RNAcentral holds the sequence, with entries from ENA and MGnify. Predicted 3D model of a 74-nucleotide RNA (transfer RNA) from Humisphaera sp.

[in-house]
RNA sequence: CUGGGUGUAGCUCAGUUUGGCAGAGCGCUCGUUUCGGGUGCGAGAGGCCGAAGGUUCGAAUCCUUCUACCCAGA
Numbered sequence: 001c002u003g004g005g006u007g008u009a010g011c012u013c014a015g016u017u018u019g020g021c022a023g024a025g026c027g028c029u030c031g032u033u034u035c036g037g038g039u040g041c042g043a044g045a046g047g048c049c050g051a052a053g054g055u056u057c058g059a060a061u062c063c064u065u066c067u068a069c070c071c072a073g074a
Stems, first nucleotide, its partner, number of pairs: 001073007010026004020057001028044005050066005
């Protein structure tokens, strides 16, 4: 330099096919259970979906550019 892939909650990842309320597990907080802890049960907090722009009534999703990382080639 060229091609491909990945980026979503603190962590691991769904959701993209067919644009329409942003989710799950673990973790965290509170309550309950216990003499206490753990386990179990219930509730809650935590995201402007890597950045910018565009299309659209509406974008994590479609288009363009940029950026970080990974793989292959030169």
Rfam family: tRNA. The family's RNA type in Rfam is transfer RNA. Rfam links the family to the GO term triplet codon-amino acid adaptor activity.
The prediction has a mean pLDDT of 81.